[in-house]
RNA sequence: GGCCUAGUGGCAAAGUGGUAAUGCGUUGCCCUCCGAAGGCAAAGAUCGAGGGUUCAACCCCCUCCUAGGUCG
Numbered sequence: 001g002g003c004c005u006a007g008u009g010g011c012a013a014a015g016u017g018g019u020a021a022u023g024c025g026u027u028g029c030c031c032u033c034c035g036a037a038g039g040c041a042a043a044g045a046u047c048g049a050g051g052g053u054u055c056a057a058c059c060c061c062c063u064c065c066u067a068g069g070u071c072g
Base pairs, nucleotide, nucleotide: 001071002070003069004068005067006066007065010024011023012022018055026042027041028040029039030038048064049063050062051061052060
């Protein structure tokens, strides 16, 4: 330098055109003498950045950034 893969709440991880699941964690409540465990509920990501296409983009296209792999 060429090519490929990945980037989504604090962490992990789905979704791949019709405005984002799930688990862990966090917070509150119940329970308990107090905790743990268990039960219930809530908050938390507009999807790596910027453009484009579209009525509508995490999803398709372009450029760039970061990480990993591979070829020379």
Transfer RNA from Chytriomyces sp. MP71, 72 nucleotides, folded computationally. RNAcentral holds the sequence, with entries from ENA.